[in-house]
RNA sequence: UGAAGAGUAAAGGUGCGUUCGUUAAGUGUCCGCCGGACGGGGAGUUGCCGGAGGAACGAAAAGCGAAUGCUUGCGGUUCGCACCUUGCAUCCCGCUUCA
Numbered sequence: 001u002g003a004a005g006a007g008u009a010a011a012g013g014u015g016c017g018u019u020c021g022u023u024a025a026g027u028g029u030c031c032g033c034c035g036g037a038c039g040g041g042g043a044g045u046u047g048c049c050g051g052a053g054g055a056a057c058g059a060a061a062a063g064c065g066a067a068u069g070c071u072u073g074c075g076g077u078u079c080g081c082a083c084c085u086u087g088c089a090u091c092c093c094g095c096u097u098c099a
Base pairs, nucleotide, nucleotide: 001099002098003097004096005095010086011085012084013083014082015081016080017079020075021074022073029055030054031053033051034050035049036048040093041092042091043090061072062071063070064069
C1' cells in the first nucleotide's frame, strides 16, 4: 500500500413464567413536536427507539361461586428468563489475518 475479516447497542421470532385488560386500557396505524441510542474512537441520516399531544380505526367471551372473586379462554397486552435469527444506514480512523 492492497485484499479479506471480526466485534456492539439493539431489533425480530419461538417457548416458559408473569402483569394488565376483557365495564377496552393496551397493542397497531397516521400527523407534527421534543428527546435518546447507534461495533474500539470520531461524525451521523430521510432509518431505529422513547416521551407527551392530536387524529382515524378497533376486539371474545364462557363456566363456577352467596360474595370479594376463581377457572378456562381471548388480546398484534406488560415484564422477565432461555434459545434462535438479524445487526455498526452511511463515511473516516483503529483492530485481526493474508500479500
Description
Predicted 3D model of a 99-nucleotide RNA (THF (Tetrahydrofolate) riboswitch aptamer). It matches the Rfam family "THF (Tetrahydrofolate) riboswitch aptamer". A reference for the family is Ames et al. (2010), "A eubacterial riboswitch class that senses the coenzyme tetrahydrofolate", Chem Biol.